A computed fold for a 73-nucleotide RNA from Salmo salar, annotated as transfer RNA. NCBI's taxonomy places the organism under Eukaryota, Bilateria, Gnathostomata, Clupeocephala, Salmo. Rfam family: tRNA.
[in-house]
């Protein structure tokens, strides 16, 4: 430099055909225990890398710019 792939809670990750985003785990309370711990139930957190664009309606469909990972040169 050319291709390609990837980004969604503190981490890892779903998210169908475009219909107002969810689980695992952490992180806090409660419950349970003499007490921890495991365990159960509840909450708290997200401009969907950023900006535009289509659309009634974008995490999804499209441009650009920039971040990671692979190829080739």
């Nucleotide at each position: 430099g050319u291709c390609u792939u990837u980004g969604u809670g503190g981490c890892u990750c779903a998210g169908u055909u475009g219909g107002u985003a969810g689980a695992g785990u952490a992180u806090g309370g409660c419950a349970c225990u003499u007490g921890c711990a495991a365990u159960g139930c509840c909450a708290g957190g997200g401009u969907u890398g950023u900006g535009g664009g289509u659309u009634c309606g974008a995490g999804u469909c499209c441009c650009a710019c920039g971040g990671g990972g692979g190829a080739c040169c």